The part of an RNA shown here (small-subunit ribosomal RNA, 5' domain) has 503 nucleotides and comes from an uncultured bacterium. The coordinates come from a structure-prediction model, not an experiment, and the mean pLDDT is 85. The RNAcentral record of the full RNA draws on ENA and SILVA. It matches the Rfam family "Bacterial small subunit ribosomal RNA". Its family is annotated with structural constituent of ribosome and ribosome in the Gene Ontology.
Context: one part of a larger RNA
RNA sequence: GAAUGAACGCUGGCGGCGUGCUUAACACAUGCAAGUCGAACGGUAACAGCAGAGCUUGCUCUGGCUGACGAGUGGCGCACGGGUGAGUAAUAGAUAGAUAAUGUACCCCUUAGUCUGGGAUAGCCACUGGAAACGGUGAUUAAUACUGGAUACGCCUUUUUAGCGUAAGCUAAUUUGGGAAAGGUCUUUCGCUAAGGGAUCAGUCUAUCUCCCAUCAGUUAGUUGGUGAGGUAAGAGCUCACCAAGACGAUGACGGGUAGCGGGUUUGAGAGGAUGAUCCGCCACACUGGAACUGAGACACGGUCCAGACUCCUACGGGAGGCAGCAGUGAGGAAUAUUGCACAAUGGGGGAAACCCUGAUGCAGCAACGCCGCGUGGAGGAUGACGCAUUUCGGUGUGUAAACUCCUUUUAUUAAGGAAGAAAUUUGACGGUACUUAAUGAAUAAGCUCCGGCUAACUCCGUGCCAGCAGCCGCGGUAAUACGGAGGGAGCAAGCGUUAUUC
Numbered sequence: 001g002a003a004u005g006a007a008c009g010c011u012g013g014c015g016g017c018g019u020g021c022u023u024a025a026c027a028c029a030u031g032c033a034a035g036u037c038g039a040a041c042g043g044u045a046a047c048a049g050c051a052g053a054g055c056u057u058g059c060u061c062u063g064g065c066u067g068a069c070g071a072g073u074g075g076c077g078c079a080c081g082g083g084u085g086a087g088u089a090a091u092a093g094a095u096a097g098a099u100a101a102u103g104u105a106c107c108c109c110u111u112a113g114u115c116u117g118g119g120a121u122a123g124c125c126a127c128u129g130g131a132a133a134c135g136g137u138g139a140u141u142a143a144u145a146c147u148g149g150a151u152a153c154g155c156c157u158u159u160u161u162a163g164c165g166u167a168a169g170c171u172a173a174u175u176u177g178g179g180a181a182a183g184g185u186c187u188u189u190c191g192c193u194a195a196g197g198g199a200u201c202a203g204u205c206u207a208u209c210u211c212c213c214a215u216c217a218g219u220u221a222g223u224u225g226g227u228g229a230g231g232u233a234a235g236a237g238c239u240c241a242c243c244a245a246g247a248c249g250a251u252g253a254c255g256g257g258u259a260g261c262g263g264g265u266u267u268g269a270g271a272g273g274a275u276g277a278u279c280c281g282c283c284a285c286a287c288u289g290g291a292a293c294u295g296a297g298a299c300a301c302g303g304u305c306c307a308g309a310c311u312c313c314u315a316c317g318g319g320a321g322g323c324a325g326c327a328g329u330g331a332g333g334a335a336u337a338u339u340g341c342a343c344a345a346u347g348g349g350g351g352a353a354a355c356c357c358u359g360a361u362g363c364a365g366c367a368a369c370g371c372c373g374c375g376u377g378g379a380g381g382a383u384g385a386c387g388c389a390u391u392u393c394g395g396u397g398u399g400u401a402a403a404c405u406c407c408u409u410u411u412a413u414u415a416a417g418g419a420a421g422a423a424a425u426u427u428g429a430c431g432g433u434a435c436u437u438a439a440u441g442a443a444u445a446a447g448c449u450c451c452g453g454c455u456a457a458c459u460c461c462g463u464g465c466c467a468g469c470a471g472c473c474g475c476g477g478u479a480a481u482a483c484g485g486a487g488g489g490a491g492c493a494a495g496c497g498u499u500a501u502u503c
Stems, first nucleotide, its partner, number of pairs: 001503004006499005013374006019367002021332001026330003030327003035076003040073002043069002047067003050063006083285003092210008102202002107198008115149004125138005155178002160173005183190002211257003218248003223245008260282004264275004287308005310321004338364001340363003346360001347358004377407004387398004412440006421430001447492005452473003458487005468475002
């Protein structure tokens, strides 16, 4: 000098765009953050309408009849989006490859099909246990829920042959056995099943690179390899039985410490150093530890089970919970915001759609936290007011500065109009915002640090090695340009200075 997610002191007018718990991965009151589909289903608790009945003439009853729809079955979603960086030094990341060792719901394309039966079960009803959470028994009911059979060249599997390949194997033909399906709407299609291809997303493997300590030198028994079996979507000691005795290591094994990684950011002429907030990609985690279930996909933040710590409820028998989602609270700390508005836009989930949900997102609020822009007036005005400071007492400085005169109105205030963002005859949170016009009136708006040298800027008074200053050199012991005050000056400016950290 540059930089910062900064903090502190003094000060503070406005706007645009960004940014905002770096500390306790500490504990959390409250609300919201993942639902949706009645065009899969049985239905009707509520609301509205309609029809009918009763009459007390404006309420009662009845009817799923219609719009709809609580709870329930079923489907899809909940594995995305959002948060955090504890762990992790390689099970991660980056780059380049491999997969003849793999999977892939929804989406797109192609081919073929969608035949025929069955038994349950939730809900509802009855009875019943429990303080609650939550159940139990019986009867009964539906489906795109579950399930038997039929058919199926392509699929899986067994056999044989041929071709290709270095090989594991691949392709073609043949053959044995096995395997599908679901209907809805009421005019149009949406689904379902099997197979092939694509796209997307993911799994696994290989090579290279990725901090410090040798005051860590030896480490290792599923350890290293083989055979066989199991297992997986898939290769493999991934697991198991048996066999062999290997495997790694000064090119740093093993151990310890620290740490999410990258694109980037920052500094620097560069090389390099430091760093990894916001934004983007990947990874890991979801009170702590472990486990699987469901599913195309999880070993699952707002799912399940077990154990633990903590908090809460209890009728003491037993139960409930997980903000590292958005707000917000306490605590910690030098320190970091609103328990806001809207789904109008962009996107996501469900739905045929209307639409519903969406603390993603779009916006608003708070904070000079940062960057950028604007303003705090302009012109004239004297041999130069007052005041203040100084003085060699003549004057000099502040200083055209003020007053005064003439202007202007960015900004401010008031009033009127008023968007784009929305494609569509519907739809705008922001927002009566931005912006435009008119009026008023210099009106609403300047500080901070420094002045011995480095380093731009000097005098007076006070103090007297005291009080104090200080980044370094150093100032102060009676004439201090270095302390404190004043006048004057210098620098930056809605900021200025200090501290911390990096180059």